Record summary:
Model confidence (mean pLDDT): 87 of 100. A computed fold for a 1377-nucleotide RNA from an uncultured bacterium, annotated as small-subunit ribosomal RNA. Its Rfam family is "Bacterial small subunit ribosomal RNA".
[in-house]
RNA sequence: AGAGUUUGAUCCUGGCUCAGGACGAACGCUGGCGGCGCGCCUAACACAUGCAAGUCGAACGGAGUUAUAGCAAUAUAACUUAGUGGCGAACGGGUGAGUAACACGUAGACAACCAACCCCGCAGAUUGGGGCAACAGCUUGAAAGAGCUGCUAAUACCGAAUGCGCUUCUCUCUUCGCAUGAAGGGAGAAGGAAAGGCCGUAAGGUCGCUGUGGGACGGGUCUGCGGCUGAUUAGCCGGUUGGUGAGGUAACGGCUCACCAAAGCAACGAUCAGUAGCCGGUCUGAGAGGAUGAACGGCCACAUUGGAACUGAGAAACGGUCCAGACUCCUACGGGAGGCAGCAGUGGGGGAUUUUCCGCAAUGGGCGCAAGCCUGACGGAGCGACGCCGCGUGAGUGAAGAAGGCCUUCGGGCCGUAAAGCUCUGUUGAUGGGGACUAUAAUGAAGGUACCUGUCGAGGAAGCCACGACCAACUACGUGCCAGCAGUCGCGGUAAUACGUAGGUGGCGAGCGUUGUCCGGAAUGAUUGGGCGUAAAGGGAGCGUAGGCGGGUAAAUAAGUCUUACUUAAAAGGUCGCGGCUCAGCUGCGGCAGGGGUAGGAAACUAUUAACCUUGAGUGCAGGAGAGGCAAGCGGAAUUCCCAGUGUAGCGGUGAAAUGCGUAGAUAUUGGGAAGAACACCGGUGGCGAAGGCGGCUUGCUGGACUGCGCCUGACGCUGAGGCUCGAAGGCCGGGGGAGCGAACGGGAUUAGAUACCCCGGUAGUCCCGGCGGUAAACGAUGGAUGCUAGGUGUGGGGGGUAUCGACCCCUCCCGUGCCGGAGCGAACGCAAUAAGCAUCCCGCCUGGGGAGUACGAUCGCAAGAUUGAAACUCAAAGGAAUUGACGGGGGCCCGCACAAGCGGUGGAGUAUGUGGUUCAAUUCGACGCAACGCGAAGAACCUUACCAGGGCUUGACAUCGAGCGGCGGCGCCGGAAACGGAGCCUCCGCCCUUCGGGGCGGCGCGAAGACAGGUGGUGCAUGGCUGACGUCAGCUUGUGCCGUGAGGUGUUGGGUUAAGUCCCGCAACGAGCGCAACCCCUGCGGUCUCUUGCCAGCGGGCAAAGCCGGGAACUCAGAUCGGACUGCCGCGGAGAACGCGGAGGAAGGCGGGGAUGACGUCAAGUCAUCAUGCCCCAUACGCCCUGGGCGACACACGUACUACAAUGGGACGGCACAGAGGGAAGCGAAGGCGCGAGCCGGAGCGGAGCCCUGAAACCGUCUCCCAGUUCGGACCGCGGGCUGCAACCCGCCCGCGCGAAGUUGGAAUCGCUAGUAAUCGCAGGUCAGCAUACUGCGGUGAAUACGUUCCCGGGCCUUGCACACACCGCCCGUCA
Repeated sequence: AGAGUUUGAUCCUGGCUCAGGACGAACGCUGGCGGCGCGCCUAACACAUGCAAGUCGAACGGAGUUAUAGCAAUAUAACUUAGUGGCGAACGGGUGAGUAACACGUAGACAACCAACCCCGCAGAUUGGGGCAACAGCUUGAAAGAGCUGCUAAUACCGAAUGCGCUUCUCUCUUCGCAUGAAGGGAGAAGGAAAGGCCGUAAGGUCGCUGUGGGACGGGUCUGCGGCUGAUUAGCCGGUUGGUGAGGUAACGGCUCACCAAAGCAACGAUCAGUAGCCGGUCUGAGAGGAUGAACGGCCACAUUGGAACUGAGAAACGGUCCAGACUCCUACGGGAGGCAGCAGUGGGGGAUUUUCCGCAAUGGGCGCAAGCCUGACGGAGCGACGCCGCGUGAGUGAAGAAGGCCUUCGGGCCGUAAAGCUCUGUUGAUGGGGACUAUAAUGAAGGUACCUGUCGAGGAAGCCACGACCAACUACGUGCCAGCAGUCGCGGUAAUACGUAGGUGGCGAGCGUUGUCCGGAAUGAUUGGGCGUAAAGGGAGCGUAGGCGGGUAAAUAAGUCUUACUUAAAAGGUCGCGGCUCAGCUGCGGCAGGGGUAGGAAACUAUUAACCUUGAGUGCAGGAGAGGCAAGCGGAAUUCCCAGUGUAGCGGUGAAAUGCGUAGAUAUUGGGAAGAACACCGGUGGCGAAGGCGGCUUGCUGGACUGCGCCUGACGCUGAGGCUCGAAGGCCGGGGGAGCGAACGGGAUUAGAUACCCCGGUAGUCCCGGCGGUAAACGAUGGAUGCUAGGUGUGGGGGGUAUCGACCCCUCCCGUGCCGGAGCGAACGCAAUAAGCAUCCCGCCUGGGGAGUACGAUCGCAAGAUUGAAACUCAAAGGAAUUGACGGGGGCCCGCACAAGCGGUGGAGUAUGUGGUUCAAUUCGACGCAACGCGAAGAACCUUACCAGGGCUUGACAUCGAGCGGCGGCGCCGGAAACGGAGCCUCCGCCCUUCGGGGCGGCGCGAAGACAGGUGGUGCAUGGCUGACGUCAGCUUGUGCCGUGAGGUGUUGGGUUAAGUCCCGCAACGAGCGCAACCCCUGCGGUCUCUUGCCAGCGGGCAAAGCCGGGAACUCAGAUCGGACUGCCGCGGAGAACGCGGAGGAAGGCGGGGAUGACGUCAAGUCAUCAUGCCCCAUACGCCCUGGGCGACACACGUACUACAAUGGGACGGCACAGAGGGAAGCGAAGGCGCGAGCCGGAGCGGAGCCCUGAAACCGUCUCCCAGUUCGGACCGCGGGCUGCAACCCGCCCGCGCGAAGUUGGAAUCGCUAGUAAUCGCAGGUCAGCAUACUGCGGUGAAUACGUUCCCGGGCCUUGCACACACCGCCCGUCA
């Protein structure tokens, strides 16, 4: 000293929260020792028991006990003591209820007072008297106690005497004081004292007694100033305020009383209500402050509650009295007793607070001559980690590091020199011995304690909290929005550093955390030290009271201010210095401290007084401007209505309509009339007004501002709490008025509804007069006043100058009203002489959001309502400005088969295929808008296959290691559905060594045990890779610079242009990268080269025919390489640009056509079932093998296709014309033959420009069908065949014959395509044993249309709004549950 938290990010405002310190604490876990402190904060609740105030026999009379003497009565002595008497009991100790007060603090005052005990001084103590307790007797009561009679003493009580002094009265003198008055002296008069005890033979001593003066200690009273909250408490007060007199008190005083007067207090907060003992201090804070008032000290108040007096020096008395109340106890029911807020202790309350301890040894107190007695004050001990301080729980050494635990990438790492072990020490502890200070001589409760010392021996002594960020400290497992955590933000939904546990780590340590409270951080109530245009906050406006503030000159005073001295500010505490306990805490001594008071001084500033001044303010004179206000009168246009004319079927209204009006004559039009309201044009970021507000014209009355002059006054000023006045619209009351408009209301539409928007009507109201109301986005969201601080440019009013004949123009001053802009300010937006700048003065207002401008109260109002204005509860935000995106049924520009224009489809039918659903033992799984659904499947009869049923295997079908074995393989046999199981026959290989018996190594195979294999089990939301879509869209970024507090911007925006961020120009930007384009491939033209299997123009040969042959290299083709196109040329447009349009040439023209190529990113898009892979799961099964079944099910629904519905067609025959691109060896398969056909027999040729697949089809010609469910259509079914395959039942394809269904162009809706395209026709290929309406390719035939960009969909750029940012499939409001 700050930090976290509002946002996608940013700056600001603003609240919430945290880190610090403290505590009379409590709770949880833990706990070795000592010292010093502290310990009912709650029930001022109730209290059992004991103790806490007595003492004096040297005041007095008795009584008792003991001792001595005596026979005894009795005497003496000692001791004890109830009573009389004295002193004390008013202190000490407790508590904080009450109290907002002279209660407390501080500074003063008493000339208005008291004072026992103590000290000092002066003066005294003479002489008498009478009674009452105790005691004795009697009576009474349960008791507590009480009564009567009798005796008696005193330092108890009373009379008289004396009176230095004292008191009162009268007279008088002196001195003093601000005053009432005080002090002192003198004279006279009056009044009033006393007590003895003890010691001593005595003298005397000592303790007392009386009067008085003084002192000391202590108290009483008065005053200034100071310290809580509420105005939703604004008025309070009857002894009230004062006076005179009297009473009363120690003393002043309405303290009390009689009379008189009518005062006194209050916005500087009276009264009332709530709360509270006050202070020294304590805690916190840099301080100023804030909070607090335990312990210790001072003061006050109280003692069961309330009241009262008595005694006394002192009390309205904690352990006294009386009365009343409540409560408790005793009781014989008549009546009595009691007061722990003393020390212990009990119950209760509470989260919570101790022993019914020891001692008067010390300190202090009461009594006493004293000895001494009493003292729960006090000194100590006990209990409690409640706090502070100190000490310990060991020290050294000890491994490249034991065991164990944890983690691991399996290599290792951490706990960790930590442990063990070895060598030591002895604080503490245990035990033995000595042994204090406190008291300088006697007396020690604490205490055989502190302390010193011998011996023993690491032994008895560590926990608590945290580890996501704030905040220091990380991993594993468990859990799976569960259990839980949490101070704030927030963690937990299967890899959680945030839950629980463990290991590790961090922090503190006999403690550690939690909770509560206070201060701090919080400048978050801001004096120091904040704000109010938009974040909370300027009163709607003016006038003005109190108050606050206030121009110039010289002077006086000294209240504020400054200074000096004195005084006070108790002690303790704090702080500084120095000491004492071993240190520290604790404690001793000394110094210091900003407050108050008194006195002296200074005079600049503020203030006050008196005086002067003119610039502030006001007045006067001269002018002009204006929707300023009020009243009266007048005017024209328009609307509606009424009357009349013309005239006929509609009018009106809307997006479209309808309600409505109209043949009883509307609308339209003409003329006349009536009424009310408002004043077009001028008219203007023009004018006026304090604001609200003010608009036809004229007149009257009237307010203010401005300019010029500088006459007069001489600071007369500014602001303004309360107060008063004004105050739009709507509303209210009474009376008028009412054309148009028009809440409510009626009707028509719209709509899911439509209590709305639109339409037809229409009442209050709108207008006038009188009264009330008092609000507003009453806004410039900006209070008023004054001064100062660059400019530019309009406009309204006035003045001056220059110029001119004059008007303009031009220059300039003042006032008003706008725009732009610099400094400055500001969070930014912006403000910027009309400040939101720089300053001064005054007022109003704000202090997180919601609750709420609500409730209650009060005031006002006829009411509606207005003004004032909370709390509970709840949230972690609510906000302002700006940024980037996304979005908009915002705007601009521009693309795309996006629409439009066209052609053909889908949606209807049948079938195929995929999907949903359903079913099933199983119908394996995945894919789900576009971008899943003829998709993974480029081909499920077994296999595939992952699913189901059943039968089996368990180191396994597969990999590595492996003791041991020798085969592998072939042949058939048995059981079995097969897998599998069983038995039999034949039989290892290579190399090296060899004593020829064999051994070693390697290969292959079998193989026990065990490590392990295996998993199409889960998670595509843990991943890699790959892929889809946006999108072949034109975008996406970066370096440096510049701008901005920052997010960010600029560049990339702008003007053109392009298919394109393509290019050009401009520009605080200049470059660059990924994309675009180009480079690559195919195709379109040409050249060159090559010439067989392709070709055949010319030459020759030859066939029935045929490049068939010799040959040719021209052409076609093949396939390699080059050329060609670049807006290069011309014209026009454009900016002498980019580029566009047109033209020439060219096979091709402005990207020629097609392909490959897919930026930054986004969709937690798809895939764990291609593969790979983390984690989790299965382990005689979730692995593996086999047989059979299923993936092919079928009431339905959807997608994608095929075939059709026919005549541009079907069928038949004929011509049987013309392709391209492919494939072929477990292959393609010719010729020839057979079969109606599928196909079969056959096997030539061909690894291919060669042979085969291979006859392309639509097409063309002729015939037929004649619009019909047909000679269309072919589903479905029957029979018979063919092919593949181990096997076509579930479940293949094909052929022939027969059967011949739906279907006659398809609702709403919807798809593709812009040219060799759509449409249409066939061919090939991959997959594949077989199976193609699918897919991928290939060629044949070959159109129509595009005006255009308003609309639908998608996209790009700029801009605007935004309360959205998981971003419009957003956010969010109300009602109901």